[in-house]
Context: one part of a larger RNA
Parts: sequence; C1' cells; structure tokens
RNA sequence: UGACGGGGACCCGCACAAGCGGUGGAGUAUGUGGCUUAAUUCGAUGCAACGCGAAGAACCUUACCUAGGCUUGACAUGUAUUGCUAAGCUGCUGAAAGGCAGUGACUCUUUAUGAGACCUUACACAGGUGCUGCAUGGCUGUCGUCAGCUCGUGUCGUGAGAUGUUUGGUUAAGUCCAGCAACGAGCGCAACCCCUGUGGUUAGUUACCAGCACGUAAUGGUGGGGACUCUAGCCAGACUGCCCAGAUCAACUGGGAGGAAGGUGGGGAUGACGUCAAGUCAGUAUGGCCCUUACGCCUAGGGCUGCACACGUACUACAAUGCUUAGUACAAUGAGAACCGAAUCCGCGAGGUAGAGGAAAUCUAUAAAACUAAGCUCAGUUCGGAUUGGAGGCUGCAACUCGCCUCCAUGAAGUCGGAAUCGCUAGUAAUGGCAUAUCAGCAACGGUGCCGUGAAUACGUUCCCGGGUCUUGUACA
Repeated sequence: UGACGGGGACCCGCACAAGCGGUGGAGUAUGUGGCUUAAUUCGAUGCAACGCGAAGAACCUUACCUAGGCUUGACAUGUAUUGCUAAGCUGCUGAAAGGCAGUGACUCUUUAUGAGACCUUACACAGGUGCUGCAUGGCUGUCGUCAGCUCGUGUCGUGAGAUGUUUGGUUAAGUCCAGCAACGAGCGCAACCCCUGUGGUUAGUUACCAGCACGUAAUGGUGGGGACUCUAGCCAGACUGCCCAGAUCAACUGGGAGGAAGGUGGGGAUGACGUCAAGUCAGUAUGGCCCUUACGCCUAGGGCUGCACACGUACUACAAUGCUUAGUACAAUGAGAACCGAAUCCGCGAGGUAGAGGAAAUCUAUAAAACUAAGCUCAGUUCGGAUUGGAGGCUGCAACUCGCCUCCAUGAAGUCGGAAUCGCUAGUAAUGGCAUAUCAGCAACGGUGCCGUGAAUACGUUCCCGGGUCUUGUACA
C1' cells in the first nucleotide's frame, strides 16, 4: 500500500420490510445430470452452466456409430507429364457412393515445340469440428451503469509511499459548493445520439373526410377538399428560468405558480482502471503438438429423440372473478414474389378448389381478454385435458425409428402444493391476444417485439445479501 474481520461510523440497491403474483406438489414440453448404448457427437457447470451455443437434428444439417468405398484426394496453387479425349450420353454391377465397358474432339491467336480450359500419371502439397482458451488475437459474460481509476508539476517522507482523491455540506453521481500544500489534467459521471410525451410550420398519396356535390343494399365508392386524424422533415418547449421558505445566504433542499411535461419527464443505446489463468482453438483467425491408403474425403442406414431415476426453466390446470353456447366492439408492431393469397364452391374440420389483388400507408390476415344474453350450481363435474384406439389432412424423394394438424371415441394425474425459494415500485406486476426471425414442414408451450385490460404496497433501515467512502486491528500478500 492492499486484502481480510461473526471491528466501528456513514450511505445505497426489489437487499430486507410492506404488498401482488409465482416456483417447489400434478400432467406435459424443453434443457441438464445419471444410466443405457455400436453411437446416444462436442462444448457451457455457484451467482455469471442447465427453453445455453441451437434464429428451428426425419435425409441434409452432423461433427457420433455400423457397413460399403476413394487416396494429389470434395477444395487451392505450382512443376513435370499424357492428348483416342473434356463436358455430355449409353450399358452392366451396386443400397448409394464407387467400380467396369462403350461412344464422344473445346476456345483464342502471332498457326506455334503457342496460350487457356479439361483430362491421365507423378510430386510439392491439400485436408483434419484432432489436442492445448493454462501459448494467443478477436469477441463475450461478471462485479456494475457501481462511482470510481489515474497522471503531470509541486510539497512531505531515508524509503516503500503520501498529498491531490482527505474534511464540512450536497447529489443519482469524485455531482457541485466551502475549506485545505496543493495547483491543474485525463479515462469514467452528466450532456451531445435514438424512441416516446405537447404545440407550431411545410408537404398531402396509397392515409384522412369537416363542409359542398354525385352515387349505392352498403362502403371515402366518385368529384373534390387541405380543416381533422395520420404520415415525415424542420422548428419551439424544461433551464431550478420565476415566486416563497430553509441553508455558510454557497452548492443545494422543501413547497408553489404557469405548463402537455418539473427538477435526470419516461425508455433505449452507451459499460472507466481492473477482477475471475471466467467463457470460446466447434464462428472465424492463429503459435506449438499430432494424423497423412487416415484422426482426411464420399455414400447408405442408424444415432444426437434411447429411460428405474434426480435437478433447472416453462406451459396447461386444479375451476363459478369460472366453463360452455350464441351475439357483438375496439389495436399496434411486423411480414410477403420459388411469396402473401381474397371472393366463390366442397368438406363437421384440418384442408381442398379457385386465382381477384398485391414487390405493398393501395392487396393479403376473424385480435383476444372485455361487453350482452342463456345454460351449468360446487361435483373429480358441462372443471381438467394426459394417454390410447380408429379415421383423415398437409409438407416433403421419403413421416417406421422420428413431423405437425384435424375429426370421432377414450377421459390419467390434479381439489392450490412440505422445508425452501423467485420476480416485480406504474402504464410496472398480473392478465389477454397479435406479429415475426429461423423455416419445405415442424417438435415454438422457446426467443424477439407489439398493442389491449390494468392493480396493491413502501412505516422504515434493527436484521439477511451485495456494493461504495472513511477509520481501526492483523501472526496474510
């Protein structure tokens, strides 16, 4: 100087408390451990691994296993070599890959012992998701969006170092003020960036329709309009600017006015010096080591989906604030050409038919919860839907292992969950649906977004956990 303390003081955080909803019990989905297996590929392992890499394992993917094959190789460059041979076509064999046989002669030009393709053979080499993340780059997680981490000069100390950065206030903040052997500066904080909340202005098509006309069973459908909504460019607006009180009359704090918004308005992006030899050699790059008729490459089939069990994360429930049936209202984000697909007709339905319109503010897609009416009347039920049987649909060479969906039948467990444990402070929690990336299809109940409905509680900081500042002890570095 640090680190540590079941030392002290001060402060903060959904850390506790106050509340709301869960997990832990059930069934299923999904990941992991374990077990099994020819293989169940590999990695991730307290917080910070476990719906994680994977924004999609039937084949492919695929790295694993079994079997069949290839050896300058699936791919790159170069040198030499062959030119009755390239692409293509045909036949035999085969599960395919592969193997065997037959046919088959390209371009340019300076017309040559040329050049370029392609092929044969040979050699340099290719190739490796093989090992090492404790050899590395790059990227990422974490403490933590915590308020810290440092430097120059000066001063103090023999020195390691100290000071500044401590102290008194204040702040979300090393934020600012006052003081001080310090005076300044840098990386962080804040601001500058994006979205959102208010108004103005400009511009009106595919958006809009107040007023004026036309028209329809109905609809901005048509003429037209530039008011409104909206769209998207530019401005304005918030700065403790104003008032009161407190304060060192400093920073600032409490209250008020005006205002759409008030003291960081709300959200996002943004992550200092460093810590964990944290994670990743399987995203890519890369040192070293290893394989080279195989640890490389191709193919078929299987496996990654196996199941006494254990754990994590979710979904669906156990019902009446509910379920069923009928009617009826209101979105936003986003997507669409090998695509989205309307009307119509067929089918109980999944779906089929058909192909209008749309490279889109133009076309495509019923929002659901909510509301209204009726039934159910507390039951393993008109709750719950697992499981199984049958019949179908769709995608795709192909749904046996191993896809999703529909209909009929079947109708498990489950009556609110022990110890324990998680999230959340406002348009939040809770709850309802919609869209979308990946994608032929789909294991999506996952991820990422969007809009609808919309709470309760916070006395307080004694305690638990994590963090910051100062101080103290230490046999630790």